The RNA shown here (transfer RNA) has 73 nucleotides and comes from Heliobacterium chlorum. The source organism's lineage runs through Bacteria, Bacillati, Clostridia, Eubacteriales and Heliobacterium. Its Rfam family is "tRNA". The family's RNA type in Rfam is transfer RNA. Its family is annotated with triplet codon-amino acid adaptor activity in the Gene Ontology. It was read from a public genome assembly.
RNA sequence: GGGUCUAUAGCUCAAUUGGCAGAGCGCCCGGCUCAUAACCGGUUGGUUACAGGUUCGACUCCUGUUAGACCCA
Numbered sequence: 001g002g003g004u005c006u007a008u009a010g011c012u013c014a015a016u017u018g019g020c021a022g023a024g025c026g027c028c029c030g031g032c033u034c035a036u037a038a039c040c041g042g043u044u045g046g047u048u049a050c051a052g053g054u055u056c057g058a059c060u061c062c063u064g065u066u067a068g069a070c071c072c073a
Stems, first nucleotide, its partner, number of pairs: 001072007010025004019056001026044001028042004049065005
C1' cells in the first nucleotide's frame, strides 16, 4: 500500500426477504433463609461506532470516516 471481517444495553451475544430493537449475565427491588451465597419473581438499561445517501419505512442496502482483528505484498 491492497483485500476481508468485526463494531447493537455495563458485559457476552441475537434480531428471519428492509416492517414494533431483544435474551442471558449484571445493577436495583422483593421472595426464600437465623444470616450470606445459591435459587425464584419483578424491575432497570439503547444516539444499533461516527457522518451522509437510498426508501413510505434502515441494525439490515450504498458512500465516506474512526477503532480493532486477520490475510497478501